[in-house]
Annotation: This is a predicted structure of a 71-nucleotide RNA (transfer RNA) from Tetradesmus obliquus. Rfam family: tRNA. Gene Ontology term of the family: triplet codon-amino acid adaptor activity. The coordinates come from a structure-prediction model, not an experiment, and the mean pLDDT is 83.
């Protein structure tokens, strides 16, 4: 330099055109003599820019980053 794959809460992850799922961590409350366990609730996210579309996390282009391969 070229090609391929990937980029979603602090971390891990599901999803695929119609305002994103779960786990874990965090907070509040309940439970307990206290802690742990358990239960209820809350907050927290689609890498960036452009395009297509009524509508983009999803499709297309570019950029950035990570990994793999070739030279």
């Nucleotide at each position: 330099g070229c090609g391929c794959u990937c980029g979603u809460a602090g971390u891990c992850u599901a999803g695929u055109g119609g305002u994103a799922u779960g786990a874990u961590a965090g907070g509040u409350c309940c439970c307990u003599g206290c802690c742990a366990c358990g239960g209820a609730c809350c907050a927290g996210g689609c890498c960036c820019g452009g395009g297509u579309u009524c509508g983009a996390u999803u499709c297309c282009c570019g950029g950035c980053g990570a990994g793999c391969g070739c030279a």

The sequence is in RNAcentral, with records from ENA and Rfam.